[in-house]
Context: one part of a larger RNA
RNA sequence: GAUACACGGGGAAUGCCUAGGCAUCUAAAGGCGAUGAAGGACGUGGCAAGCUGCGAUAAGCUCCGGGUAGAGGCAAGCACUCCAAGAUCCGGAGAUUUCCGAAUGGGGCAACCCAAUAAUCUCGAAAGAGAGGCUAACCCAGGGAACUGAAACAUCUAAGUACCUGGAGGAAGAGAAAACAAUAGUGAUUCCCUAAGUAGUGGCGAGCGAACGGGGAAUAGCCCAAACCAUGGCUGUUAAGGCAGCUAUGGGGUUGUAGGACCACAUAAUGAGAAUCUGAUCGAAGUCGAAGACUGUUGGAAAGCAGCACCGUAGCGGGUGAUAGUCCCGUAGGCGUAAUUGAAGUAGUAUCAGGUGGUAUCCUGAGUAGGGCGAGGCCGGUGAAACCUUGUCUGAAUCUGGCGGCACCAUCCGCCAAGGCUAAAUACUCUUAGAUGACCGAUAGUGAACAAGUACCGUGAGGGAAAGGUGAAAAGUACCCUGCAUAAGGGAGUGAAAAAGUACCUGAAACCGUGUAUCU
Numbered sequence: 001g002a003u004a005c006a007c008g009g010g011g012a013a014u015g016c017c018u019a020g021g022c023a024u025c026u027a028a029a030g031g032c033g034a035u036g037a038a039g040g041a042c043g044u045g046g047c048a049a050g051c052u053g054c055g056a057u058a059a060g061c062u063c064c065g066g067g068u069a070g071a072g073g074c075a076a077g078c079a080c081u082c083c084a085a086g087a088u089c090c091g092g093a094g095a096u097u098u099c100c101g102a103a104u105g106g107g108g109c110a111a112c113c114c115a116a117u118a119a120u121c122u123c124g125a126a127a128g129a130g131a132g133g134c135u136a137a138c139c140c141a142g143g144g145a146a147c148u149g150a151a152a153c154a155u156c157u158a159a160g161u162a163c164c165u166g167g168a169g170g171a172a173g174a175g176a177a178a179a180c181a182a183u184a185g186u187g188a189u190u191c192c193c194u195a196a197g198u199a200g201u202g203g204c205g206a207g208c209g210a211a212c213g214g215g216g217a218a219u220a221g222c223c224c225a226a227a228c229c230a231u232g233g234c235u236g237u238u239a240a241g242g243c244a245g246c247u248a249u250g251g252g253g254u255u256g257u258a259g260g261a262c263c264a265c266a267u268a269a270u271g272a273g274a275a276u277c278u279g280a281u282c283g284a285a286g287u288c289g290a291a292g293a294c295u296g297u298u299g300g301a302a303a304g305c306a307g308c309a310c311c312g313u314a315g316c317g318g319g320u321g322a323u324a325g326u327c328c329c330g331u332a333g334g335c336g337u338a339a340u341u342g343a344a345g346u347a348g349u350a351u352c353a354g355g356u357g358g359u360a361u362c363c364u365g366a367g368u369a370g371g372g373c374g375a376g377g378c379c380g381g382u383g384a385a386a387c388c389u390u391g392u393c394u395g396a397a398u399c400u401g402g403c404g405g406c407a408c409c410a411u412c413c414g415c416c417a418a419g420g421c422u423a424a425a426u427a428c429u430c431u432u433a434g435a436u437g438a439c440c441g442a443u444a445g446u447g448a449a450c451a452a453g454u455a456c457c458g459u460g461a462g463g464g465a466a467a468g469g470u471g472a473a474a475a476g477u478a479c480c481c482u483g484c485a486u487a488a489g490g491g492a493g494u495g496a497a498a499a500a501g502u503a504c505c506u507g508a509a510a511c512c513g514u515g516u517a518u519c520u
Base pairs, nucleotide, nucleotide: 001519002518003517004516005515006514007513008512009511015505016469017468020440021439022437023436024435025434026433027432028431029429030428031134032133039100040099041098042055043054044053046078047077050074051073061094062093063092064091065090066089070082071081072080105114106113107112120131121130122129123128138169139167140166141165142164143163149156153203179186180185190217191216192215193214194213200208201207221421222420223419224365228251229250230249231248232247233246234245235244236243237242256399258364259363260362261361262358263357264356265355270353271352272351277345278344286335287334288333292308294307295306296305297304309326310325311315317329318328319327370394371393372392373391374390375389376388377387380406401416402415403414404413405412456463457462476504479491480490481489482488
């Protein structure tokens, strides 16, 4: 030096575990904010660095309800207190709530300075009211890429995607036919399945890609403008009564089988349908809840094994010194109430609407419809290109009217634009509760099971970890010895175990040793 065996050190894999995650479903909630939010800074404990809670009333104050024997958060210590006159704790409602922050008296290098009642904007005569900022996704609108694909690339694609901006709601948007259809008919919108990768479109490349119809989910329809009437105001005019115009308000009226005004006659049938009060129910913390302290046995420990019982509308699950229906918490099944919710009654009550005929006259949404040029949206890339939107230039008709049915014309059919509102079916999940899993089990699962968006890195935007497990119970090793020792170890003691000693379950390999044997 090597090999073998034995015994160690070292190391942390593996196994087992779960306090944390992940996903889905069902419900709830869908906002917070000038009454100062979200998020922070600084404080706050007897001793107090961190986290948590709280705010100079500062791990807390008051009231109401629940609950019951201990309690003063994580957190074990010492000290000192509180509590059957009911504490701690749980739920609800309040009080307090420094400073910064939309931050709003002015300033400012946020958490500070200077001042002294004070920001800005919108509406309003004023009084006064509102807005501003934050927030995960979903939604609508205004803007709007490129990589990429086309095996290059330019039309095209990616894609109206990403991203930026504005706005809103619990949903948003859309929505009661100037719609579809086709000789038959349908009857607002939205969403799903289908039609269908069809018809189409397309350097007819890559690709893009409907609708009608059918089947479902859910269903709900309405209001203005105008004609006409009345009243007020202003203006014009008249000698006066008055008349006309404009304007404001009220009545009236709302559609295509045209309707309405107006005139005549009816004013009923019928339809829609409150408020208020009472208040079933819902609903917080909670509450009741069956049956073995059975016998023996192994063991440190019984819930194991053996034997004998019992309950079950409860043999889901968790805990307890190993595997428990009957030990504990629970579970099945009941009960309970504040705020809240609000069935039903009040009541088909109040209230509102309301029919028929005539058709001379009046009304029925104008810089609109349509057209030219240029764009955009549709399945449709300018095409034979309808339809919708409009930057620009133009520009009708008025019911004997107008629009559409994919150039255009006729016939036929459908519909009534240029005003507005509208629940449900649909989308989403920052958040709350419950349930579930051929989801993970500490290099996994969230980045984060631990003082985690922490430590640390970066001027900054930003990047971003590692790190779980003694034991049933601290019973966490009194005392003695070696030692410089508060290091480390040896005895002793605890414990089932210390080869479980806080560098703690199990404890693989690399790597480093000690002893013995053999070889060189």
Molecule: large-subunit ribosomal RNA, domain I
Organism: Bacteroidia bacterium